A computed fold for a 474-nucleotide part of an RNA from a metagenome, annotated as small-subunit ribosomal RNA, 3' major domain. The coordinates come from a structure-prediction model, not an experiment, and the mean pLDDT is 84.
Context: one part of a larger RNA
RNA sequence: UGACGGGGGCCCGCACAAGUGGUGGAGCAUGUGGUUUAAUUCGGCGAUACGCGAGGAACCUUACCUGGGCUAAAUCCAAGAGGACCGGUGCCGAAAGGUACCUUCCCGCAAGGGUCUUUUGGAAGGUGCUGCAUGGCUGUCGUCAGCUCGUGCCGUGAGGUGUUGGGUUAAGUCCCGCAACGAGCGCAACCCCUGUGUCCAGUUGCCAGCAUUAAGUUGGGGACUCUGGACAGACUGCCUCCGUAAGGAGUGAGGAAGGGGGGGACGACGUCAAGUCAUCAUGGCCCUUACGCCCAGGGCCACACACGUGCUACAAUGGGCGGUACAGCGGGAUGCAAAGUCGCGAGGCGGAGCAAAUCCCACAAAGCCGUUCCCAGUUCGGAUAGCAGUCUGCAACUCGACUGCUUGAAGCCGGAAUCACUAGUAAUCGCGGAUCAGCCAUGCCGCGGUGAAUACGUUCCCGGGCCUUGUACA
Numbered sequence: 001u002g003a004c005g006g007g008g009g010c011c012c013g014c015a016c017a018a019g020u021g022g023u024g025g026a027g028c029a030u031g032u033g034g035u036u037u038a039a040u041u042c043g044g045c046g047a048u049a050c051g052c053g054a055g056g057a058a059c060c061u062u063a064c065c066u067g068g069g070c071u072a073a074a075u076c077c078a079a080g081a082g083g084a085c086c087g088g089u090g091c092c093g094a095a096a097g098g099u100a101c102c103u104u105c106c107c108g109c110a111a112g113g114g115u116c117u118u119u120u121g122g123a124a125g126g127u128g129c130u131g132c133a134u135g136g137c138u139g140u141c142g143u144c145a146g147c148u149c150g151u152g153c154c155g156u157g158a159g160g161u162g163u164u165g166g167g168u169u170a171a172g173u174c175c176c177g178c179a180a181c182g183a184g185c186g187c188a189a190c191c192c193c194u195g196u197g198u199c200c201a202g203u204u205g206c207c208a209g210c211a212u213u214a215a216g217u218u219g220g221g222g223a224c225u226c227u228g229g230a231c232a233g234a235c236u237g238c239c240u241c242c243g244u245a246a247g248g249a250g251u252g253a254g255g256a257a258g259g260g261g262g263g264g265a266c267g268a269c270g271u272c273a274a275g276u277c278a279u280c281a282u283g284g285c286c287c288u289u290a291c292g293c294c295c296a297g298g299g300c301c302a303c304a305c306a307c308g309u310g311c312u313a314c315a316a317u318g319g320g321c322g323g324u325a326c327a328g329c330g331g332g333a334u335g336c337a338a339a340g341u342c343g344c345g346a347g348g349c350g351g352a353g354c355a356a357a358u359c360c361c362a363c364a365a366a367g368c369c370g371u372u373c374c375c376a377g378u379u380c381g382g383a384u385a386g387c388a389g390u391c392u393g394c395a396a397c398u399c400g401a402c403u404g405c406u407u408g409a410a411g412c413c414g415g416a417a418u419c420a421c422u423a424g425u426a427a428u429c430g431c432g433g434a435u436c437a438g439c440c441a442u443g444c445c446g447c448g449g450u451g452a453a454u455a456c457g458u459u460c461c462c463g464g465g466c467c468u469u470g471u472a473c474a
Base pairs, nucleotide, nucleotide: 001474002473003471004470005469007468008467009466010465011464012463013462015458016457019421020420021419022418023417026312027311028310029309030308031307032306033305034303035302042053043052064298065297066296067295068294069293070292075123076122077121078120079119080118081117082116087102088101089100090099091098092097105114106113107112125287126286128285129284130283134281135280136276137275138274139272141270146185147184148183149182150181151180152161153160154159165176166175167174191264192263193262194261196232197231198230199229200228201227202226206221207220210219211218235258238252239250240249241248242247314414318373319372320371321370322369323368324367330361331360332359335354336353340349341348342347380411385406386405387404388403389402390401391400427450428449429448430447431446432445433444
């Protein structure tokens, strides 16, 4: 000087408390450990691994295994050979590949050039090892308020001071004081979305008044909604009180919004030899008829078990049936597909329209109205299983999703323990998208609808900041 303390003081954070809903019990989905296996490819392991790399494992992917084959594929250079390459046919084969036959170049008078095939040589190739050789990128402490520098001053020196102190703040935020005076990286602001208004603009959007229609359908209109560009607006600016100030308090005024309006992007010096050589790049090491490459089939989907993350439930604030209302974000041309029609349905036929404020995906669902069930392992719950089908795809046996009928399991709110959340949040309801032929999506990333409870307080648990104290630790 740090670090640490079941030392002290001050102060924060859904840290506790106060609340709400879960997890831990059940079934299933998914990841992991373990076990099994020819292989169940690899990485990741407290917090910071475990619906993670996977934003799509039937083949492919694929890195693994078994078997069959090649010495290459791709690209480039040099030299040599050829008129082919391609295509077609036959045979072997699971395919890859091998083999036989048929056909067969272009420009140019020529030399030669182009193109393709092939041979040799050289560059190859490796998801093989080392993240304890690395770059880049990332997690975490932590959006925490800290981390430093120049000059000066103090100290033999390590170092200190500044950065401590008194207040204040979300903040090393600001004020006051002070052997310090300044400055940098951080904080904040500048950026984006959202909440209000004004101006400009008016199609594909809108419809008050006028006409018209089944319908903003058409004429028309720019008022309104909306769209999207510019601007305004919030600054404790005004008032009262407290305070030297910074600042704080107010059922204050005005205002759409008030004291950081809400959300995002943004992550200081550094820590964990944290993670990644399998995104990529890269030093070193290793393989070179194989640790490279091609192909078929299998595996990554195994299953006595154990754990994590989720979905669906155990019902009456509910289940079924009928009727009826209201979104937003998005996506669409090897695409989205309407009307019509067939089918109980998944879906089939059909093909209008739409490179889309125009057309389509696309009926939002919870809600509301009516009716039924009457507390029961049930009209709860849907696992499992049988049969019959639909669709994608060369192909659904291992191993796809979906539909119909039948089957109806466990489950009566879950031990010790444990998680999230402070407001348009939790809870609950549906919708969209990426990836994608299809899909094991209950995942992820977004969107809107309905919409709570509670916070006395900081003693305690966890993490953190500043000052101080002890130390035999560095």